[in-house]
RNA sequence: GCCACAUUAGCUUAGUGGUAGAGCAUCCGCCUUGUAAGCGGAAGGUCGGCGGAUCAAUCCCGCCAUGUGGCU
Numbered sequence: 001g002c003c004a005c006a007u008u009a010g011c012u013u014a015g016u017g018g019u020a021g022a023g024c025a026u027c028c029g030c031c032u033u034g035u036a037a038g039c040g041g042a043a044g045g046u047c048g049g050c051g052g053a054u055c056a057a058u059c060c061c062g063c064c065a066u067g068u069g070g071c072u
Base pairs, nucleotide, nucleotide: 001071002070003069004068005067006066007065010024011023012022013021018055026042027041028040029039030038048064049063050062051061052060
């Protein structure tokens, strides 16, 4: 230098065009003599950035950034 893949909540991740879900963690409550475990609930996301196509984009296209792997 070239190619491929990945980027979504604090962490691990789901989501093939129509208002983004889950598990763990955090907080509150229930339970317990108390703690842990268990059960219920809440909060937490400008979906990496900038453009484009579309009535409409996490999703399609281009460029950039970061990471991983490969080729030279």

RNAcentral holds the sequence, with entries from ENA. The RNA shown here (transfer RNA) has 72 nucleotides and comes from Euplotes octocarinatus. Its Rfam family is "tRNA". The family's RNA type in Rfam is transfer RNA. It is recorded under the gene name tRNA-Thr. The source organism's lineage runs through Eukaryota, Alveolata, Ciliophora, Spirotrichea and Euplotes.